């Protein structure tokens, strides 16, 4: 300072996938069968957009019989599904907008 990228906060938008089955404990309801709510577990199915892991081009290094080979680094909305999630609410990558922090190039 007509203050980049970045960060924090507020607000708005913001996808996907069983309100599945089951054990046990407590509470409540019911004449009973049984049901509802909550806690702690188990099972099967599924989702990707908190977080996390993987890698392509390429880069660096090493070996080499000069064909290549090996190691490390290496992004995502791709991929895995560890974590998280599968009515609503909450959360949610990212986007928009505003305030603030900060001070790169010039």
């Nucleotide at each position: 300072a007509u203050g980049a990228g970045g960060g924090u906060c507020a607000c708005g938008c913001g996808a996907g996938a069983g309100c599945c089955c089951u054990g046990u404990c407590g509470g409540c309801c019911c004449a009973g069968c049984g049901g509802c709510c909550g806690g702690c577990g188990g099972g099967c199915g599924c989702c990707g957009a908190a977080g996390g892991g993987g890698c392509a081009a390429g880069g660096c290094g090493g070996c080499g019989g000069c064909a290549g080979c090996c190691g490390c680094c290496g992004a995502a909305a791709c991929u895995c599904u560890c974590a998280g999630g599968c009515a609503a609410a909450c959360g949610g990558a990212g986007c928009g907008c505003g305030a603030c922090c900060g001070g790169a190039c010039g």